[in-house]
Molecule: transfer RNA
Organism: Acidimicrobiales bacterium
RNA sequence: GGGUCGAUGCCGGAGUGGCCAAACGGAACAGUCUGUAAAAUUGUCGGCGCAAGCCUACGUAGGUUCGAAUCCUACUCGGCCCA
Numbered sequence: 001g002g003g004u005c006g007a008u009g010c011c012g013g014a015g016u017g018g019c020c021a022a023a024c025g026g027a028a029c030a031g032u033c034u035g036u037a038a039a040a041u042u043g044u045c046g047g048c049g050c051a052a053g054c055c056u057a058c059g060u061a062g063g064u065u066c067g068a069a070u071c072c073u074a075c076u077c078g079g080c081c082c083a
C1' cells in the first nucleotide's frame, strides 16, 4: 500500500430501522443469610425526578429517514490476510 472484519455501559459482550438507556455475564453498591469471611440469594447499577416523564448516549464529524447503536460518506483507532 491492497483486501477484510471491527469500535456499544466500569469490564466482557448481544443487537441487524420503531418493541432500546440496550439482553446476558462479571465488577461495584445496598439488603438477606453467616459467629466473621467466603459461597448462595434479592435488588440497584447514564443524569434529573416521589412518580409519570424529560434529557443525553453505542469511536469522531456529516448525511438519509417520520424514526438510526442498526443504512450511507469521510476521518480516527484496532484485529486478521496479502504484498
Base pairs, nucleotide, nucleotide: 001082002081003080004079005078006077007076010026011025012024018066028044029043030042031041032040046055047054048053059075060074061073062072063071